This is a predicted structure of a 112-nucleotide RNA (Glycine riboswitch aptamer) from Nocardioides sp. It was read from a public genome assembly, where an Rfam model found it. The coordinates come from a structure-prediction model, not an experiment, and the mean pLDDT is 75.
RNA sequence: CGAUCCCGCACGGGAGAGUCUUCGCCGGGUGCCGCACCACCAGCCCGGAUCGAAGCGCCGAAGGGGCAACCCCUCCCCGGAACCUCUCAGGCGCCAGGACCGUGCGGGUCAG
Numbered sequence: 001c002g003a004u005c006c007c008g009c010a011c012g013g014g015a016g017a018g019u020c021u022u023c024g025c026c027g028g029g030u031g032c033c034g035c036a037c038c039a040c041c042a043g044c045c046c047g048g049a050u051c052g053a054a055g056c057g058c059c060g061a062a063g064g065g066g067c068a069a070c071c072c073c074u075c076c077c078c079g080g081a082a083c084c085u086c087u088c089a090g091g092c093g094c095c096a097g098g099a100c101c102g103u104g105c106g107g108g109u110c111a112g
Base pairs, nucleotide, nucleotide: 001112005108006107007106008105009104010103011102012101013100018056020055021054022053023052024051025048026047027046028045029044030043034040057092058091059090063088064086065085066084070080071079
């Protein structure tokens, strides 16, 4: 000086799956009784992803659990280990988040 590998930061890319049901709530319309009228108002109807809860359905790429190729090791044990798998968590418009990938900067490690 420094490949490789690891970490952090910034930037760019980055998938999947519900416009479901019920109840509540909110908004609008109509409106029984009461009322001189208006307003209010039981009930009914419509709307509400950007309201809440529950249920059902669904997704896998934060995290977590499981199997395991493989890595390490002479071998075994130990250890590490998938975008496979489970769906606990998370998610199912956009945004956001997002494993992972790339670039730049900084730090560490170390073959040479």
The organism belongs to Nocardioides, within Bacteria. Rfam family: Glycine riboswitch aptamer. Rfam's curators write: This family represents the bacterial glycine riboswitch.